[in-house]
RNA sequence: AAAGCAAGAUUUUCUAUCGCCUUACAUUUAUUGUAAGGAGGAAAGUCCGGGCAUCAAAGAGCAACAUACUUCCUAACGGGAAGGGUUCCAAGUAAUUGGAAUACAGAAAGUGCCGCAGAAAAUAACUACCUUAAGUUUACUUAGGGAAAAGGUGAAAAGGUGAGGUAAGAGCUCACGGGUUGGGCUGGCGACAGUCAAAUUGGGUAAACCUUAUGUGAUGAAAAACCAAAUAAACCAGAGCUUGAGGGCUGCUCGCCUAAAUCUGGAGGGUAGGUUGUUGGAGGCUGUGAGCAAUUGCAGUCCUAGAUAAAUGAUAGACAUUGAAGAUUUUAUAAUCUUCAUAAACAGGACCCGGCUUACAAAUCUUGCUUUUAUU
RNA sequence: GUGGUUGUAGCUCAGUUGGUUAGAGCACUGGUUUGUGGUACCGGGGGUCGCGGGUUCGAAUCCCGUCAUCCACC
Numbered sequence: 001a002a003a004g005c006a007a008g009a010u011u012u013u014c015u016a017u018c019g020c021c022u023u024a025c026a027u028u029u030a031u032u033g034u035a036a037g038g039a040g041g042a043a044a045g046u047c048c049g050g051g052c053a054u055c056a057a058a059g060a061g062c063a064a065c066a067u068a069c070u071u072c073c074u075a076a077c078g079g080g081a082a083g084g085g086u087u088c089c090a091a092g093u094a095a096u097u098g099g100a101a102u103a104c105a106g107a108a109a110g111u112g113c114c115g116c117a118g119a120a121a122a123u124a125a126c127u128a129c130c131u132u133a134a135g136u137u138u139a140c141u142u143a144g145g146g147a148a149a150a151g152g153u154g155a156a157a158a159g160g161u162g163a164g165g166u167a168a169g170a171g172c173u174c175a176c177g178g179g180u181u182g183g184g185c186u187g188g189c190g191a192c193a194g195u196c197a198a199a200u201u202g203g204g205u206a207a208a209c210c211u212u213a214u215g216u217g218a219u220g221a222a223a224a225a226c227c228a229a230a231u232a233a234a235c236c237a238g239a240g241c242u243u244g245a246g247g248g249c250u251g252c253u254c255g256c257c258u259a260a261a262u263c264u265g266g267a268g269g270g271u272a273g274g275u276u277g278u279u280g281g282a283g284g285c286u287g288u289g290a291g292c293a294a295u296u297g298c299a300g301u302c303c304u305a306g307a308u309a310a311a312u313g314a315u316a317g318a319c320a321u322u323g324a325a326g327a328u329u330u331u332a333u334a335a336u337c338u339u340c341a342u343a344a345a346c347a348g349g350a351c352c353c354g355g356c357u358u359a360c361a362a363a364u365c366u367u368g369c370u371u372u373u374a375u376u
Numbered sequence: 377g378u379g380g381u382u383g384u385a386g387c388u389c390a391g392u393u394g395g396u397u398a399g400a401g402c403a404c405u406g407g408u409u410u411g412u413g414g415u416a417c418c419g420g421g422g423g424u425c426g427c428g429g430g431u432u433c434g435a436a437u438c439c440c441g442u443c444a445u446c447c448a449c450c
Base pairs, nucleotide, nucleotide: 001372002371003370004369005368006367007366008365009364010363012361013318014317015316016315017314018313020038021037022036023035024034025033026032040346044357045356047355048354049353050352051351052220053219054218055217059254060253061252062251064216065215066214067213068212069083070082071081072080073079084104085102086101087100088099089098090097091096105211106210110209111208112205113204114203126151127150129146130145131144132143133142134141135140160176161175162174163173164172178201179200180199181198183196184195185194186193187192224276225275226274227273235266236265237264238263239262246258247257248256283302284301285300286299287298288297289296290295322341323340324339325338326337327336328335329334377449378448379447380446382444383443386402387401388400389399395433404420405419406418407417408416426442427441428440429439430438
């Protein structure tokens, strides 16, 4: 440099005609005409967080659920940034360096579990070792005690090496070094790191129960407010009427409020429309300042999708790209020209935002890896 | 919008307080029986436990994410 693969980012050309939705204006009995505007990076999954709205006084306790190294960002978060620790991989003799992952509180509060193998899976004695007593006999047997140093099993076997010590042994003692716990000092906002002396040597598992700390009221635009329309306040059965059923959108209990023109069931009658909420917002872009970064201050500038069975599509043409075929030039790679095909994937708003996750054709760009060629 | 179920062999299902090589019936297949086929009897093969990660000595089973499927509510 070329080719291939992987990951990430960007996010869809232009013209004409016809058609669809919304808004404004004009016109009209209906309607019609003109102008303007009309999906996404994920609009998706609904996995988190928030705005907003309502609900008994948005009460208390229990339960349940969620989170779990530190600091920071943010409206908030289980999201993001920066860092710490741990584990793994690569390079290197090593010191160390680089990369990746990380649900990373507690097993020294308690309970449970740890198949097979093994004596034993957490009150370790099977073999082998030492020892006491008895029996027989000169080395064994029986009964008891000591002992975790040796053996093999296993994913895991009770603190490593050496010396002393002992009947045999053992952190039993000592030296060196390791782990854990709480403490002091130094550095750091902090997680943490380094260091000092002391105690200790306690298997794993909390994505087993659990404990600790922190947090969560519930319901979601079918929330909710208003207008309009309609009516059977009748009938049957049951419950209840202040010692009160039921209801108040919370799993249980208590409390509070409400409750007789009541509640539940049955069989029926009526209505089943509209407006707001609702799209200008924790908005985008540019410049500049702060910060390692996430993010944020200031200034300028830009932007109205709004349907309600649900609009944004179809046809034709052009350019670009890519592919196929042919021709010309060239040693070859390759370049140029002609013809044909090709605007394509994932996918589509429904109250709105911030994230996360998943899907994604072609083209362009970035990064990494592999192969080939050339040069040094 | 909210809550839940299921995913295991070609089909229908077991197995989920984590533990030996994941089983059963039908289907498939080899043999015996029969003149032949079926039936019957005796064998055999067949599994990414939806997918991707993680926890653990060990995962179909536990946890997280994700995909698909079905059900319920007004």
Two RNAs folded together computationally: RNase P RNA and transfer RNA, 450 nucleotides in total. The prediction has a mean pLDDT of 75. Rfam match: Bacterial RNase P class A. Rfam links the family to the GO terms dimeric ribonuclease P complex, ribonuclease P activity and tRNA processing. It is annotated as a ribozyme.